Molecule: Lysine riboswitch aptamer
Organism: chicken gut metagenome
RNA sequence: GAUAGAGGUCGCGUGAUUCAACAGUAUACAGCAGGAUGUGUUCGGCCACAGGUGAUUGCUGAGGAAAGGGGAGAACGCCGAAAGAGAGCAGAGCCGUGUUCUGUGAUCUUGGGCAUAUGGUGAAGAACCAUAUGACUGUCAUCGCGCUGCGAUGGAGGGCUAUC
Repeated sequence: GAUAGAGGUCGCGUGAUUCAACAGUAUACAGCAGGAUGUGUUCGGCCACAGGUGAUUGCUGAGGAAAGGGGAGAACGCCGAAAGAGAGCAGAGCCGUGUUCUGUGAUCUUGGGCAUAUGGUGAAGAACCAUAUGACUGUCAUCGCGCUGCGAUGGAGGGCUAUC
């Protein structure tokens, strides 16, 4: 340097299927009230569209979703699997603006899952993310022992094992 492997039965991730929830919510319709604004990203300006044949808004009625996120078994791809932060760049009618959204992304962090606490995202007592703590687990190094194992301490996947 190349090739092949291991960690775990809650290893990691993914399209489809199904279930709960989102939610009796949003939107559309009808009636009543009301009377000039509303939409296109937060704000300002412009532009376009809708609006006295009734805008924004409130109440009532009868109807009534979806997306993101989640559970389940099964299938597939894998072992930096993957997750997170992220300068910069591009787009969201046009110009500026931004604690917004989407995509890309140099660079950085994390061996793995679990529990708890705090914070964040979220409709959520779900789940996920970040940090800290705790034991567990795999691996390597050093030391010790009663030595094909056990124990203590420490490290990280750019690692570890095997073969060439």